[in-house]
This is a predicted structure of a 267-nucleotide RNA (Bacterial large signal recognition particle RNA). Its mean pLDDT, the model's own confidence on a scale to 100, is 77. Rfam family: Bacterial large signal recognition particle RNA. Rfam classes the family as a non-coding RNA gene.

RNA sequence: ACAAGCUAGGUGGGGAGUUAGCGGUGCCCUGUACUUGCAAUCCGCUUUAGCAAGGCUGAAUACCAAGAUUCGGGUAUUUUUUGUGAUGACGAGUAUAACACGUAGUGUUGAUACCGAGGCAUCUUAUGACGUAAAAAAUUAUGAACCAUGUCAGGUCAGGAAUGAAGCAGCAUUAAGUAAUAUUUUCCGGGUAUAAGUUAUUUGUCAAAGUUGAGCUGUCGAUUAGACUAACGGUCAUAAAAAUUUAUUCAACUCUUGGUUGCAUGU
Numbered sequence: 001a002c003a004a005g006c007u008a009g010g011u012g013g014g015g016a017g018u019u020a021g022c023g024g025u026g027c028c029c030u031g032u033a034c035u036u037g038c039a040a041u042c043c044g045c046u047u048u049a050g051c052a053a054g055g056c057u058g059a060a061u062a063c064c065a066a067g068a069u070u071c072g073g074g075u076a077u078u079u080u081u082u083g084u085g086a087u088g089a090c091g092a093g094u095a096u097a098a099c100a101c102g103u104a105g106u107g108u109u110g111a112u113a114c115c116g117a118g119g120c121a122u123c124u125u126a127u128g129a130c131g132u133a134a135a136a137a138a139u140u141a142u143g144a145a146c147c148a149u150g151u152c153a154g155g156u157c158a159g160g161a162a163u164g165a166a167g168c169a170g171c172a173u174u175a176a177g178u179a180a181u182a183u184u185u186u187c188c189g190g191g192u193a194u195a196a197g198u199u200a201u202u203u204g205u206c207a208a209a210g211u212u213g214a215g216c217u218g219u220c221g222a223u224u225a226g227a228c229u230a231a232c233g234g235u236c237a238u239a240a241a242a243a244u245u246u247a248u249u250c251a252a253c254u255c256u257u258g259g260u261u262g263c264a265u266g267u
Stems, first nucleotide, its partner, number of pairs: 001267003005263002009057003012030004020046005034054005062260007072250005079243002082239006090233002092229003096225003101221002104217003113211002118206003121199001123197006130189002133186004138181005148173004156165003
């Protein structure tokens, strides 16, 4: 140096959690890196840290150290979003009051203010209207089987006849009565209305005479004041999830540098 063997070693790794600690089952990340049995009221082990059995690879694509890069996870923190609750001396909104800046209305055909006597109030009288009730007469209509009137067909009676007498029905008029229409009178009444007189008159209002001579009102806005409203924005607190900033911690894979590396046999 070569050849065929053996052994050590390797046969994924990591995070959180659990644990006195280590590893495993389970959950999560990475991504391909044997099989079986045990195992979350857990299973096995003890700083040499899964146990038991089997398979493959095998002294270099292996192991160790340092560094780089960095998927991903944990903790705290900054900010944002969403939900929930609160907050009316934050914005915003609602009504009320004041004011008289704007607008609007009204006013020299006289605003506002002043003024004495009046009306609107009480009582009495008179007159009238209205309403209830009562009375009277007028007009119209109707209205008497017989015991109202007039006229009385037919019929009846008297008569020789002419004619006369009584008189039913009907018709007309009318009495008593009935109905309607309008009128007159009387009594009573009051949320009646005119006049006269009287009493009262704090306040208010009305009309008119007089004095004064430009404001008055408060619709809708503005302003001011306090009161109220948690729907929205804001603020405070809180909860969860996601995102985000910073710090810290753990960290796979990959890369770089350096170091380490067994036994025996044969040629």